About this RNA: The part of an RNA shown here (small-subunit ribosomal RNA, 3' major domain) has 470 nucleotides and comes from an uncultured prokaryote. The full RNA is in RNAcentral, with records from ENA.
[in-house]
Context: one part of a larger RNA
RNA sequence: UGACGGGGGCCCGCACAAUCGGUGGAGCAUGUGGUAUAAUUCGACGCAACGCGAAGAACCUUACCUACUCUUGACAUCGUCAGAACUUUCCAGAGAUAGAUGGGUGCUUUCGGGAACGCAGUGACAGGUGCUGCAUAGCUGUCGUCACCUCGUGUCGUGGGAUGUUGCGUUAAGUCCCGUAACGAGCGCAACCCUUGUCCUUAUUUGCCAGCACGUAACGGUGGGAACUCUAAGGAGACUGCCGGUGACAAACCGGAGGAAGGUGGGGACGACGUCAAGUCAUCAUGGCCCUUACGAGUAGGGCUACACACGUGCUACAAUGGCCGGUACAGAGGGCUGCAAUACCGCGAGGUGGAGCGAAUCUCAGAAAACCGGUCGUAGUCCGGAUUGGAGUCGGCAACUCGACUCCAUGAAGUCGGAAUCGCUUCUAAUCGCGAAUCAGAAUGUCGCGGUGAUUACGUUCCCGGGCU
Numbered sequence: 001u002g003a004c005g006g007g008g009g010c011c012c013g014c015a016c017a018a019u020c021g022g023u024g025g026a027g028c029a030u031g032u033g034g035u036a037u038a039a040u041u042c043g044a045c046g047c048a049a050c051g052c053g054a055a056g057a058a059c060c061u062u063a064c065c066u067a068c069u070c071u072u073g074a075c076a077u078c079g080u081c082a083g084a085a086c087u088u089u090c091c092a093g094a095g096a097u098a099g100a101u102g103g104g105u106g107c108u109u110u111c112g113g114g115a116a117c118g119c120a121g122u123g124a125c126a127g128g129u130g131c132u133g134c135a136u137a138g139c140u141g142u143c144g145u146c147a148c149c150u151c152g153u154g155u156c157g158u159g160g161g162a163u164g165u166u167g168c169g170u171u172a173a174g175u176c177c178c179g180u181a182a183c184g185a186g187c188g189c190a191a192c193c194c195u196u197g198u199c200c201u202u203a204u205u206u207g208c209c210a211g212c213a214c215g216u217a218a219c220g221g222u223g224g225g226a227a228c229u230c231u232a233a234g235g236a237g238a239c240u241g242c243c244g245g246u247g248a249c250a251a252a253c254c255g256g257a258g259g260a261a262g263g264u265g266g267g268g269a270c271g272a273c274g275u276c277a278a279g280u281c282a283u284c285a286u287g288g289c290c291c292u293u294a295c296g297a298g299u300a301g302g303g304c305u306a307c308a309c310a311c312g313u314g315c316u317a318c319a320a321u322g323g324c325c326g327g328u329a330c331a332g333a334g335g336g337c338u339g340c341a342a343u344a345c346c347g348c349g350a351g352g353u354g355g356a357g358c359g360a361a362u363c364u365c366a367g368a369a370a371a372c373c374g375g376u377c378g379u380a381g382u383c384c385g386g387a388u389u390g391g392a393g394u395c396g397g398c399a400a401c402u403c404g405a406c407u408c409c410a411u412g413a414a415g416u417c418g419g420a421a422u423c424g425c426u427u428c429u430a431a432u433c434g435c436g437a438a439u440c441a442g443a444a445u446g447u448c449g450c451g452g453u454g455a456u457u458a459c460g461u462u463c464c465c466g467g468g469c470u
Stems, first nucleotide, its partner, number of pairs: 008470006015461002020424004026316008034307002042053002064302007073125001077124002080120001083117001086103002089100002092097001107114002127291002130289003136285001138280003141276001143274001149186005154163003167178001169176001193268004198236006208225002212223003239262001242256005318418001322377006334365003339358002344353003384415001389410007431453007
């Protein structure tokens, strides 16, 4: 000077408290450990590993294992040689490959050759998801969106250093004010950026339809309109600006007016100096080390999907604020040409046939669901719950045995609200309800978004945890 204290003071945070809803018990999904395995590829390990890298393992991916193969190599550059490249058919094989056979002789040229491609052979070399994240770059997590971290000059101290940055107030904030041996400055805070909430102007199609007509069983369907909504570009608006009180004649705080919005309006992007030899050599790059007829490369099959068990994260439930049946209403944000696919017909259904329209404010995915109205069930392992299993099918794919999703019929397990413990959340939030997208041939209960319905509680800071100042 820091760090630490079961030392003191002050102050924050869903930190506690006050609620609400979960996890921990059940079944299943998924990740991990362990154990088995020829292999179950590798990495990640308190918070900050464990629905994590993986925005998607049947083959491929794929790095692992087994078997069969190759050795200048699957990929790159340089030089040598004969040929265009390319391609048909047959045969062996699991295939990679190996053998045979037919077609083809192109482009350019200064006729020497050249460009691309490829057989062969030769070295220089290629190649390595091999090791080291404790040799590294880059990127990232975390403390933490916490309010801090420093510098120049000056002053003080023998010096390490201190001061400034401390103090009185105040703030979300080292935010601001006043004081002050300090005076200034920088990185952070805030603002500038995006979005949402109100209004205005401009624009009027594919969106809109008040008023005027036409037409329909019905529909902005048609003429037309530019009001409204929406769309998308530009502006306005909020600044403690105004009033009252408190305060030190300050900063500021409390209350009020006006206003769509009030004191940072809500949300996002944005993460200081640094910490953890934190994570990543398997995104990529890279030093060193190691392999070089193999630790490189190709192919087929298998594995990453195993299963006495243990843990994490989720989904579905245990029911009546509910299940089932019938009727009926209202979104937002997205995607679509190797694509989205309507009307119609077939099938109980998954789906099939067919293909109007649409590179989309036009067409389409697309039926929103909970809600509402009516009926039924009557507390039961049930008309709850749906695991598991048998049978029959559909889809996309070369191919669903290992190992896909979905449908129908049958089957109908555990489960009656969960011990110790533990998590999230303060308002359009929790809870609940559905919808979409990325990845993707197919394959979400995951992830990332979107809207619908929509609460309870917060006395307070004694205590637990983390942080700031002294």
Rfam family: Bacterial small subunit ribosomal RNA. Rfam links the family to the GO terms ribosome and structural constituent of ribosome.